A computed fold for a 506-nucleotide part of an RNA from Candidatus Kuenenia stuttgartensis, annotated as small-subunit ribosomal RNA, 5' domain. NCBI's taxonomy places the organism under Bacteria, Planctomycetota, Candidatus Brocadiia, Candidatus Brocadiaceae, Candidatus Kuenenia. It was read from a public genome assembly.

Context: one part of a larger RNA
RNA sequence: GAGUGAACGUUGGCGGCGUGGAUUAGGCAUGCAAGUCGAGCGAGAACCGUAGCAAUACGGGGACAGCGGCGAAAGGGACAGUAAUGUGUAGGUACCUACCCCCGGGUUCGGGAUAGCUGCGGGAAACUGCAGGUAAUACCGAAUAAUGUCUCCGGACCAAAGGUGUGAUUCCACCUGGGGAGGGGCCUGCAUCCUAUUAGCUUGUUGGUGGGGUAACGGCCUACCAAGGCAACGAUGGGUAGCGGGUGUGAGAGCAUGACCCGCGUCAUUGGGACUGAGACACUGCCCAGACACCUACGGGUGGCUGCAGUCGAGAAUCUUCGGCAAUGGGCGAAAGCCUGACCGAGCGACGCCGCGUGCGGGAUGAAGGCCCUCGGGUUGUAAACCGCUGUCGUAGAGGAGGAAAUGCAGGGGGGUUCUCCCCUUUGCUUGACCUAUUUUAGGAGGAAGUACGGGCUAAGUUCGUGCCAGCAGCCGCGGUAAGACGAACCGUACAAACGUUACUC
Numbered sequence: 001g002a003g004u005g006a007a008c009g010u011u012g013g014c015g016g017c018g019u020g021g022a023u024u025a026g027g028c029a030u031g032c033a034a035g036u037c038g039a040g041c042g043a044g045a046a047c048c049g050u051a052g053c054a055a056u057a058c059g060g061g062g063a064c065a066g067c068g069g070c071g072a073a074a075g076g077g078a079c080a081g082u083a084a085u086g087u088g089u090a091g092g093u094a095c096c097u098a099c100c101c102c103c104g105g106g107u108u109c110g111g112g113a114u115a116g117c118u119g120c121g122g123g124a125a126a127c128u129g130c131a132g133g134u135a136a137u138a139c140c141g142a143a144u145a146a147u148g149u150c151u152c153c154g155g156a157c158c159a160a161a162g163g164u165g166u167g168a169u170u171c172c173a174c175c176u177g178g179g180g181a182g183g184g185g186c187c188u189g190c191a192u193c194c195u196a197u198u199a200g201c202u203u204g205u206u207g208g209u210g211g212g213g214u215a216a217c218g219g220c221c222u223a224c225c226a227a228g229g230c231a232a233c234g235a236u237g238g239g240u241a242g243c244g245g246g247u248g249u250g251a252g253a254g255c256a257u258g259a260c261c262c263g264c265g266u267c268a269u270u271g272g273g274a275c276u277g278a279g280a281c282a283c284u285g286c287c288c289a290g291a292c293a294c295c296u297a298c299g300g301g302u303g304g305c306u307g308c309a310g311u312c313g314a315g316a317a318u319c320u321u322c323g324g325c326a327a328u329g330g331g332c333g334a335a336a337g338c339c340u341g342a343c344c345g346a347g348c349g350a351c352g353c354c355g356c357g358u359g360c361g362g363g364a365u366g367a368a369g370g371c372c373c374u375c376g377g378g379u380u381g382u383a384a385a386c387c388g389c390u391g392u393c394g395u396a397g398a399g400g401a402g403g404a405a406a407u408g409c410a411g412g413g414g415g416g417u418u419c420u421c422c423c424c425u426u427u428g429c430u431u432g433a434c435c436u437a438u439u440u441u442a443g444g445a446g447g448a449a450g451u452a453c454g455g456g457c458u459a460a461g462u463u464c465g466u467g468c469c470a471g472c473a474g475c476c477g478c479g480g481u482a483a484g485a486c487g488a489a490c491c492g493u494a495c496a497a498a499c500g501u502u503a504c505u506c
Base pairs, nucleotide, nucleotide: 001506002505003504004503006502007501008500009499010498013356014355015354016353017352018351019349020348026312027311028310030309031308032307035070036069037068040067041066047060048059049058050057051056077267078266079265086192087191088190089189090188091187092186093185095184096183097182100180101179102178103177104176105175106174108142109141110140111139117132118131119130120129121128122127148157149156150155162172163171193239194238195237200230201229202228205227206226207225208224209223210222211221212220242264243263244262245261246257247256248255249254269290270289271288272287273286292303293302294301295300320346322345323344324343328342329340330339331338332337359389360388361387362386369380370379371378372377393447395442396441397440398439399438402435403434408429409428410427411426412425413424414423415422416421450495451494452493453492454491455476456475457474461490462489463488464487465486471478472477
């Protein structure tokens, strides 16, 4: 000099874009953060209509809950652990892949349950038992069976579900096989901090055979056999640490670093475990154990903010218990749509960067006041007053483009063998949480300047006070009665909505 996720002191007008729990991966009140589908299924409250005096019957209606499907493994957070089961880069293959795209084939006939529901219970609650009865795209059997799987090459084996609609070969789904795309698993080479005041380490250890297991190779596991394997090119141990793209600095080499954003990894109160599933050993799923906290009728239960806000604690220190799904994206759905603390916005903080303003012109051989003085004057200083002008920003009001184009609905036209579908075109209707470019009106210099420093380094000095005191200080050093170095005043210098200080990096 440059830089920072900074903090502290003094000061503080506006806007844009960013950014904000670095410490206790400490504890958490409260609300929200993952649902959706009635065009898979049965049942169906309120309410409405018709008939009836009523009970009730029929029709509409569709809440809450349930079965079932898909999603919940994404998105969001954090960096504890990890020095290699990680990351980066370059390769490899013994493997898997729901939804999506392309191609081929198929979708036949049956069956038994179970929730919801009804009845009767248990329990303080959480929750739960028995009996009866019901549906399905839930479950099961049979058929069919190759381009699939296994194979001793003879053969054996494996599937399915319907829905909408007046109407389905044609729309939406279902089964099976092949291919693709995207995603993932596993393996290998090289690279990847400090320490030898850590020198030896290892028994599933190193290799083989048989078996098991996995989507898949493999000591991944197991039995037997052999005795190997690693290490001064640093094994093993200890310490520290997520890695990279990048970021800071520097002419570069390098050094330091890994906030925000992106990729990968890991974690989800601590430890362990599996289940479901295409995918998890699963942040807001399950089971067990521990600690902690809460409820309890003392028998027993419940919870997990390293999601968004918010709170306590610790700390030098880090924000609102905000608005909206309008946009982008995601889940479900045929769609309308619903959900979305992802996201888009607003709020707070000079935390950072950038931009703008705090007026402009004239105005005295120079007011007053302040300071200095050799008492003549000098300086503050064209500075002010005063005269003229402007209207940025701000304030109050008026207009106003854009972020919105799709989807959807209704209609017209054309095409595709098809009154349900698809494509093209056209008309109308519909959608903004939030922000606002920009234009204009009003008024009036009105609302808007500080901070640090002035001995040398280093731009900028005088007076008074103090008297080795009080104090200053980055280094040299100032202060003991004339201090340009302390304190104050005036003046000056630098930067400026900031200026200094501290900490850290180059």